[in-house]
Context: one part of a larger RNA
RNA sequence: CUCUCGUUAAGGAACUAGGCAAACUGGCCCCGUAACUUUGGGAGAAGGGGUGCCUCCGGGGGUGUGGUUCUGAGACGGGCCAUGCGUCUGGGGGCCGCAGGGAAGUGGCUUGAGCGACUGUUUACCAAAAACACAGGUCUCUGCCAAGUCGAAAGACGCUGUAUAGGGGCUGACACCUGCCCAAUGCCAGAAGGUUAAGGGGAGGGGUCAACCUCUCCUCCGUUGGGGGGAGGGGGGCAGCCCUCAACUGAAGCCCUGGUGAAUGGCGGCCGUAACUAUAACGGUCCUAAGGUAGCGAAAUUCCUUGUCGGGUAAGUUCCGACCCGCACGAAAGGUGUAACGACUUAAGCGCUGUCUCAACGAGAGGCUCG
Numbered sequence: 001c002u003c004u005c006g007u008u009a010a011g012g013a014a015c016u017a018g019g020c021a022a023a024c025u026g027g028c029c030c031c032g033u034a035a036c037u038u039u040g041g042g043a044g045a046a047g048g049g050g051u052g053c054c055u056c057c058g059g060g061g062g063u064g065u066g067g068u069u070c071u072g073a074g075a076c077g078g079g080c081c082a083u084g085c086g087u088c089u090g091g092g093g094g095c096c097g098c099a100g101g102g103a104a105g106u107g108g109c110u111u112g113a114g115c116g117a118c119u120g121u122u123u124a125c126c127a128a129a130a131a132c133a134c135a136g137g138u139c140u141c142u143g144c145c146a147a148g149u150c151g152a153a154a155g156a157c158g159c160u161g162u163a164u165a166g167g168g169g170c171u172g173a174c175a176c177c178u179g180c181c182c183a184a185u186g187c188c189a190g191a192a193g194g195u196u197a198a199g200g201g202g203a204g205g206g207g208u209c210a211a212c213c214u215c216u217c218c219u220c221c222g223u224u225g226g227g228g229g230g231a232g233g234g235g236g237g238c239a240g241c242c243c244u245c246a247a248c249u250g251a252a253g254c255c256c257u258g259g260u261g262a263a264u265g266g267c268g269g270c271c272g273u274a275a276c277u278a279u280a281a282c283g284g285u286c287c288u289a290a291g292g293u294a295g296c297g298a299a300a301u302u303c304c305u306u307g308u309c310g311g312g313u314a315a316g317u318u319c320c321g322a323c324c325c326g327c328a329c330g331a332a333a334g335g336u337g338u339a340a341c342g343a344c345u346u347a348a349g350c351g352c353u354g355u356c357u358c359a360a361c362g363a364g365a366g367g368c369u370c371g
Base pairs, nucleotide, nucleotide: 001366002365003364004363005362006361007360008359010357011356014355019352027051028050029049030048031047036041038173052095053094054093055092056091057090058089059088060087062085063084064083065082066081067080068079069078070077096100108350109349110348111347112346113345114344115342116341120132121131136171137170138169139168140167141166142165148157149156150155174337175336176335177334179267180266181265184264185263186260187259188258189257190256193255194254195253199249200248204244205243206242207241208240212235213234214233215232216231217230218229219228220227221226268286269285270284271283272282295329296326307323308322309321310320311319
């Protein structure tokens, strides 16, 4: 010097991002206990007093022994007396120490605000929370071989359940409430018309091709013309086969017509106006599907911003109460409150302390030196 402990004059948070850490408190009995409240709580609120040992005198249960008595046929039942053990509790007197729950285990308390109702759950190994869950609310799907889920399938779960049931979404106790917009997107319903696939349909077109026509050559018969056969070239095109294909027919969907917000979502601008000024109950105008209602508001949301005013402090970018100019709150991605609860966040106070002024001493374990 490092670590783990112990003690400390005076002060007592001046430390620090922050009372982090430490200290205070602590069991039991008695007294006493506020606001608020969902009447259960809050509450161990807060705040006080007592607590050891010896002795004496009481009280209440429990339990044993001996004797006696009553009822009675008989005590195994009841009463009384005597004498023990053990336990709970009250009062008086006394004793000792600095100190009596003498060690140990063993709540510090209060007030304001935010968030989340609560008990719970979570990042095994940096986050325990305001996150998740929750009871409750609401929407939606599902009539049973249910919807949904797993699985090529068989099959299984759902469920040996049946709409007071099961699946999914959102919200999140409780109280008071939950406004306007269906233009867009989604969903639901509708079916007249438009559009629309495969399929059906097959007009028409094309390819190939027998017959047939024609040209050239060879050959045979006959010979005046000609006729028969064969080979090759060109044209032609029925049926069949192949390719292609118009009209017409043809569902859902989309277009279309309505509905629907605790569906996805959205919820304006400019100008003027009152007998000081300022402001604008009022008016005009443009746009929109509709222009933010109640409540709250510099907020876990406010940039400007340490907004302004008030409170608390000697002094307060934090905190509390107001104001409203809400950059950019707002109503189940719920709004506003709320008793109780919280190893949550934030502000203040009392108590307490080596956190500090400012350090000191002591104990143990290391380090260090020598061996």

This is a predicted structure of a 371-nucleotide part of an RNA (large-subunit ribosomal RNA, domain IV) from an Armatimonadota bacterium. Lineage of the source: Bacteria > Bacillati > Armatimonadota. Rfam family: Bacterial large subunit ribosomal RNA. Its family is annotated with ribosome and structural constituent of ribosome in the Gene Ontology. The coordinates come from a structure-prediction model, not an experiment, and the mean pLDDT is 86. The RNAcentral record of the full RNA draws on ENA.